Transfer RNA from a Verrucomicrobiales bacterium, 72 nucleotides, folded computationally.
RNA sequence: GGAGCCUUAGCUUAGUGGUAGAGCGCCUGCUUCACACGCAGGAGGUCACUGGUUCGAACCCAGUAGGCUCCA
Numbered sequence: 001g002g003a004g005c006c007u008u009a010g011c012u013u014a015g016u017g018g019u020a021g022a023g024c025g026c027c028u029g030c031u032u033c034a035c036a037c038g039c040a041g042g043a044g045g046u047c048a049c050u051g052g053u054u055c056g057a058a059c060c061c062a063g064u065a066g067g068c069u070c071c072a
Stems, first nucleotide, its partner, number of pairs: 001071007010024004018055001026042005048064005
């Protein structure tokens, strides 16, 4: 220098055009003498960034940034 893949909640991740979900973690309550387990409820997301396409974009297109891998 060239090419491919990835970027979504604190962490691991699902979702491939029409309301953004799960597990773990966190908070509250119940339970217990207390803790843990268990049960119930809750908070937490500008979907990496900028622009474009579309009635509508996490999803499609272009660019940028970061990470991983390969080629030279």
Rfam family: tRNA. By type it is a transfer RNA. Model confidence (mean pLDDT): 84 of 100.